RNA sequence: GGCGCUAUCGUCUAGCGGUCUAGGAUAUCGGGUUUUCACCCCGGAGAUCGUGGGUUCGAAUCCCACUGGCGCUA
Numbered sequence: 001g002g003c004g005c006u007a008u009c010g011u012c013u014a015g016c017g018g019u020c021u022a023g024g025a026u027a028u029c030g031g032g033u034u035u036u037c038a039c040c041c042c043g044g045a046g047a048u049c050g051u052g053g054g055u056u057c058g059a060a061u062c063c064c065a066c067u068g069g070c071g072c073u074a
């Protein structure tokens, strides 16, 4: 240089064009329980889906470019 895969709450992840106001686990915060901590139970907050364009009535989802990561190859 060429080609392919990939990017979603702090972390891990679900999502396959409309019923998604983006769900779950974990972490974190508040409360309950306990002499206290942990465990357990209840509840809260947290992602405009890497960035910019495009297609569509409608995009996290399809297309293009860019950026980061991973891999194959010369």
Base pairs, nucleotide, nucleotide: 001073002072003071004070005069006068007067010026011025012024013023018057028044029043030042031041032040050066051065052064053063054062